A computed fold for a 66-nucleotide RNA from a bovine gut metagenome, annotated as transfer RNA. It matches the Rfam family "tRNA". Gene Ontology term of the family: triplet codon-amino acid adaptor activity. Rfam classes the family as a transfer RNA. Its mean pLDDT, the model's own confidence on a scale to 100, is 83. The sequence is in RNAcentral, with records from MGnify.
RNA sequence: UGCCAUAGCCAAGUGGUAAGGCGUGGGACUGCAACUCCCUGAUCGGCGGUUCAAAUCCGUCUGGCA
Numbered sequence: 001u002g003c004c005a006u007a008g009c010c011a012a013g014u015g016g017u018a019a020g021g022c023g024u025g026g027g028a029c030u031g032c033a034a035c036u037c038c039c040u041g042a043u044c045g046g047c048g049g050u051u052c053a054a055a056u057c058c059g060u061c062u063g064g065c066a
Base pairs, nucleotide, nucleotide: 001066002065003064004063005062008022009021010020016052025039026038027037028036045061046060047059048058049057
């Protein structure tokens, strides 16, 4: 100096109340399980600014990578 930071993990979203997958938990099924199916969660790294409205734009700090 540049890029990145979103749920336990992976990951979309580029101004208008945050998708999906895995996992966790609950339920259905089963004699008990497994498989399968349904349900279940995120003040978006911290603090400020801009805006009617910010994960999104701007500043700074912290951490990571180059």